[in-house]
Molecule: transfer RNA
Organism: Methanomicrobia archaeon
RNA sequence: GUCAGGGUGGCCCAGCCUGGUACGGCGCCGGCCUGCUAAGCCGGUUCUCGCAAGAGAUCCGGGGUUCAAAUCCCCGCCCUGACGCCA
Numbered sequence: 001g002u003c004a005g006g007g008u009g010g011c012c013c014a015g016c017c018u019g020g021u022a023c024g025g026c027g028c029c030g031g032c033c034u035g036c037u038a039a040g041c042c043g044g045u046u047c048u049c050g051c052a053a054g055a056g057a058u059c060c061g062g063g064g065u066u067c068a069a070a071u072c073c074c075c076g077c078c079c080u081g082a083c084g085c086c087a
Stems, first nucleotide, its partner, number of pairs: 001083007010026003020067001027045006046057004060076005
């Protein structure tokens, strides 16, 4: 360089084909249980602002299409693999 696959919340990972509520696990927080801890069970947990109610933003970065984009299209960055090039 060419080709293929990939980048999703603190970490891992599904969702992408076929556009329409961001899934699950780990971890963490709270509770139950226990004399206490562990284990187990229940609930919560993307980020920012806010006392709260609530509001806004978010799928590598940017742009496009669309009523609507993690998902489709384009450009770029990065990672992995195969093949190749130079030395």